[in-house]
RNA sequence: AAGGUGGGGCGAUCUGCCGCUCGAAAGAGAGGAAAGUCCGGACAGGACAGGGCAUCCCGCUGCGGAAAGCGCAGGUGGAGGUAACUUCAGGCCAUCCGUAACAGAAAAAAACAGCCCUCCCCUCGGGGAAGGCAAUGGUGAAAACGCGAGGCAAGGGCUCACGACGCCGGGCAGUGAUGUCAGGCGGGUACGGAACCGGGACCUGCAAAACCAAAUAUACUGGCAGAUGAGGGCGGCCCGCCCGAUGCCAGGGGGUAGGUUGCGAAGAUAAAUGGCAGAAAACAAGUGAACAGAAACCGGCUUACGGCUCCACCUUUUUA
Numbered sequence: 001a002a003g004g005u006g007g008g009g010c011g012a013u014c015u016g017c018c019g020c021u022c023g024a025a026a027g028a029g030a031g032g033a034a035a036g037u038c039c040g041g042a043c044a045g046g047a048c049a050g051g052g053c054a055u056c057c058c059g060c061u062g063c064g065g066a067a068a069g070c071g072c073a074g075g076u077g078g079a080g081g082u083a084a085c086u087u088c089a090g091g092c093c094a095u096c097c098g099u100a101a102c103a104g105a106a107a108a109a110a111a112c113a114g115c116c117c118u119c120c121c122c123u124c125g126g127g128g129a130a131g132g133c134a135a136u137g138g139u140g141a142a143a144a145c146g147c148g149a150g151g152c153a154a155g156g157g158c159u160c161a162c163g164a165c166g167c168c169g170g171g172c173a174g175u176g177a178u179g180u181c182a183g184g185c186g187g188g189u190a191c192g193g194a195a196c197c198g199g200g201a202c203c204u205g206c207a208a209a210a211c212c213a214a215a216u217a218u219a220c221u222g223g224c225a226g227a228u229g230a231g232g233g234c235g236g237c238c239c240g241c242c243c244g245a246u247g248c249c250a251g252g253g254g255g256u257a258g259g260u261u262g263c264g265a266a267g268a269u270a271a272a273u274g275g276c277a278g279a280a281a282a283c284a285a286g287u288g289a290a291c292a293g294a295a296a297c298c299g300g301c302u303u304a305c306g307g308c309u310c311c312a313c314c315u316u317u318u319u320a
Stems, first nucleotide, its partner, number of pairs: 001316010013279006020029003031291001035302002038300004043205004055201005060074005076089005091196001095194006112137002114133003118129005145163002148160003165186004170181004209261004218253001220251006231243004282287002
C1' cells in the first nucleotide's frame, strides 16, 4: 500500500417565520432501531386442597442477570478459511423404529471376483459337490479398528506389541466443563426419531383491570288512589262512545352511555411531535443523506439502514 477479520461510536446542532399536542402557567414534545411482536418479566383479572396423566419448552461449564430461545468468558467435537476468524452441535444411547441415494454381491451379522481343506468326475488341465475364509481385488461418502509379527489348510483381534477409539476406577492441573499421565477392560458402523433421564411451564392479556356514574326501562321496598271505575284509545280541549285493573309518588340494587384511575419529565384521542427559509458539525467538492413515526411499561433478541468515524488483529507485496 492492497485485501480482509472482529468489536465499538455518531445518526448532529442553531436562528427566524407559520403551525400542532400536553400543561393553569412555566415549560416539555420520536428512535437507534420507536419496527417485527420472537423470548422473558412486572402488573391485572380468572382458575386453583393435594397428587398424577397428557401436551409443550430447555439440555457442555463458570459467572452475571428478576428472568429469558439473554449477555460475557471458557471447554469438547464437526465444517469453512493461508490466516485473523466464522459457523453448527450438545443429557442418555440399554430398548424399539426408520434411513444409508447412485454404484456395489452385500449398507449390518456382507462371499461378486478371489483364497483354502475334503470328496467326486475326466481328455491331467479343468469341471462339479459340500464347507471354511473378510487377507487381496472391485463398488462406494462410508465395507465391519490401523499396522507389524505370530499362528493357520487358508484366513480372521484368533493371539501379541505399538497406535486410534470407547468404557471403568485412579494420580496430577483446573471453581468447573475438561485436559493430561499411567493402568485395566472392550470390539455389528453412521445419522435421525421414539422412548428414557434431568429441569421448567396454569389461562388470558392495558380493548388487562379498578372506581364514579346519567337518561330510559326495571328486580325489590314503602306510601297513596282505585270496579262507587284508577288508567288507556278515538290526532289538542269538552261531551260522548269503547276497552277495563292497575296507576302515581318516593326509596333502591345491578347494568349502559359518559368520566376518572391504570398512565410515565412525549403521550390517550383516530392519536400531536410539523412546514418553509437560512446557517452549520462531519467528510475532499458537494451533500448535509439512509432505515424509519412512540399508542400501557421494563429487560433482551432479530431484522432494516446512505454516509462518516475509532480500536484491535490477519494475509500478501514493497521499502527501511